Predicted 3D model of a 350-nucleotide part of an RNA (small-subunit ribosomal RNA, central domain) from an uncultured bacterium. The coordinates come from a structure-prediction model, not an experiment, and the mean pLDDT is 90. The RNAcentral record of the full RNA draws on Greengenes.

Context: one part of a larger RNA
RNA sequence: CUGGGCGUAAAGGGCGCGUAGGCGGCUUGAGAAGUCGCAGGUGAAAUCCCGCGGCUCAACCGUGGAACUGCCUGCGAAACCAUUGGGCUUGAGGACAGGAGAGGGAAGCGGAAUUCCUGGUGUAGCGGUGAAAUGCGUAGAUAUCAGGAGGAACACCAGCGGCGAAGGCGGCUUUCUGGCCUGGUCCUGACGCUGAGGCGCGAAAGCUAGGGGAGCAAACAGGAUUAGAUACCCUGGUAGUCCUAGCUGUAAACGAUGGGCACUAGGUGUUGGGGGGUUCAUACCCUUCAGUGCCGUAGGUAACCCAAUAAGUGCCCCGCCUGGGGAGUACGGUCGCAAGACUGAAACUC
Numbered sequence: 001c002u003g004g005g006c007g008u009a010a011a012g013g014g015c016g017c018g019u020a021g022g023c024g025g026c027u028u029g030a031g032a033a034g035u036c037g038c039a040g041g042u043g044a045a046a047u048c049c050c051g052c053g054g055c056u057c058a059a060c061c062g063u064g065g066a067a068c069u070g071c072c073u074g075c076g077a078a079a080c081c082a083u084u085g086g087g088c089u090u091g092a093g094g095a096c097a098g099g100a101g102a103g104g105g106a107a108g109c110g111g112a113a114u115u116c117c118u119g120g121u122g123u124a125g126c127g128g129u130g131a132a133a134u135g136c137g138u139a140g141a142u143a144u145c146a147g148g149a150g151g152a153a154c155a156c157c158a159g160c161g162g163c164g165a166a167g168g169c170g171g172c173u174u175u176c177u178g179g180c181c182u183g184g185u186c187c188u189g190a191c192g193c194u195g196a197g198g199c200g201c202g203a204a205a206g207c208u209a210g211g212g213g214a215g216c217a218a219a220c221a222g223g224a225u226u227a228g229a230u231a232c233c234c235u236g237g238u239a240g241u242c243c244u245a246g247c248u249g250u251a252a253a254c255g256a257u258g259g260g261c262a263c264u265a266g267g268u269g270u271u272g273g274g275g276g277g278u279u280c281a282u283a284c285c286c287u288u289c290a291g292u293g294c295c296g297u298a299g300g301u302a303a304c305c306c307a308a309u310a311a312g313u314g315c316c317c318c319g320c321c322u323g324g325g326g327a328g329u330a331c332g333g334u335c336g337c338a339a340g341a342c343u344g345a346a347a348c349u350c
Stems, first nucleotide, its partner, number of pairs: 004321003007304002012318001014201004021194003025088006034080001035077008049065006091191001092188004096183004103177007110154001115149007125136002162169002206247006215241002220236004258317006266295012299306002323350003332343004
């Protein structure tokens, strides 16, 4: 090289955009690099293989043949691959008309609740637990009413519902903006798929600087529990959680399932469109496209299970795996303010 794999056994990159590369629709012509055929040249000898022969056999040796699967040259073929010219529309994209949506950025606004402050009423408790205590309260708390301040999050609607590539996105309004779906006519005419490097995005925590700080709450303090209790429970409470700008680049970043295309029984729910039937209309029924669930046939699977949203049947491209521990460690390198991230061994041992 050939070969086997990656839902749970080792193994899908966190996600996208895209460079090189790999792969690539229908039709027609050209030349003929790949490919195929024929011929010639060359492919030393020995060795290997086959036939025959010589040492009494064999090893060994001699002789003839085959082979040396290769390379070069000439002539020829044109299906396939490549190149080049022309054409096509079904892949892809665009225009047009509609549609749904917590998709993203910015600005403004709203109500409920917690906390705090001021004032009124009011008096001895409140709070908390399994039970308590720490704590708060006669300097008037808790409760209740009115007013005010401030920050954060948006009950119901809410749904195995929607949107996004992933991370993720949920009060309302305005504004800027990305993607998606449907319809039938028109336009471009293979413009496609994937994607090593590269670039960008990327929860939470963490970091830098400046703001902000209601509630919650690592650390910390106290009270309990306990043999102990550096915990679970309780009372407090600082970073942080929030905003702006920058950094970090990780995760059970999960569907533990890379992307694309095609094909392969059905049934049932739901979301957004289209067409048809019925109806005054909604509803309802049939059908179709796109999404999202459940069940299930064939098939697959070690089993569990998967089953048109495949883990089925095929093709193309990328990533990754190769016994456990040592170890995601050491060393080196790159990146980072740091924390650390990425890349990533070996000895030894079972």